[in-house]
């Protein structure tokens, strides 16, 4: 200097924010309860309350545990692919064989190493160990 080698898919986790659900906050409307006041013999009627409870409605909030959602090259697991070994069957060679070759096919088994890493930018509702990126850089 050149060539070859998977930097595959799914799922889970570390992690992430806030579109939706839920939680919380105060606002509006309605109903009920409680208390006070007025009329009143009582019942009952009217009216007041930053008093309580329930329901509906739109808003805010992720320094809200959560559900939905995103999610690792350097995290886990599984599957597929690839590279080896063995072997049944098939094919060829051989006079023949318990032999040899290896096309095809099935099964079993081994391997798939190593890996420090910004800033900045991008997507999505938004952010991130996602993507740029096994990048720049470093050893």
């Nucleotide at each position: 200097g050149a060539g070859u080698a998977g930097a595959g898919c799914a799922u889970c986790u570390a992690g992430g924010g806030u579109u939706c659900c839920g939680g919380c906050u105060g606002g509006g409307c309605a109903a009920g309860c409680a208390a006070g006041a007025u009329u009143c013999c009582c019942c009952a009627a009217u009216u007041u309350u930053g008093g309580c409870u329930u329901g509906c409605u739109a808003a805010g909030u992720g320094a809200c545990u959560g559900g939905u959602c995103c999610g690792a090259g350097a995290g886990g697991u599984g599957c597929c692919g690839c590279c080896g070994g063995g072997u049944u069957g098939u094919g060829c060679a051989u006079g023949a064989c318990u032999u040899g070759c290896u096309u095809c096919u099935g099964c079993c088994u081994g391997g798939u190493u190593c890996a420090c890493g910004g800033a900045g930018g991008g997507a999505u509702a938004a952010a991130a160990g996602c993507c740029c990126g096994g990048g720049a850089g470093g050893a």